[in-house]
């Protein structure tokens, strides 16, 4: 400079055209003299960024950022 892959709660990840899964964590309560385990709940992302296509886009499309990564 060219290919390709990726960006989704504080982390890491699932995911499809109909506004998002789950774990850990973190707040409550329960249980314990305390604590930690364990059990119930809650909160907390509208999906990198702008355009487009559609009745609707985190998903298709163009671009642009930023990672890794393969050619030179």
């Nucleotide at each position: 400079g060219g290919g390709u892959u990726g960006a989704u709660g504080g982390u890491g990840u699932a995911g499809u055209g109909g506004u998002a899964u789950c774990a850990c964590a973190u707040c409550u309560g329960c249980u314990u003299c305390g604590c930690a385990u364990g059990c119930a709940g809650a909160a907390g992302g509208c999906c990198c960024c702008g355009g487009g296509u559609u009745c609707a886009a985190u998903c298709c499309c163009c671009g642009g950022u930023c990672a890794a990564u393969c050619c030179a």

Transfer RNA from Stentor coeruleus, 72 nucleotides, folded computationally. The source organism's lineage runs through Eukaryota, Sar, Alveolata, Postciliodesmatophora and Stentor.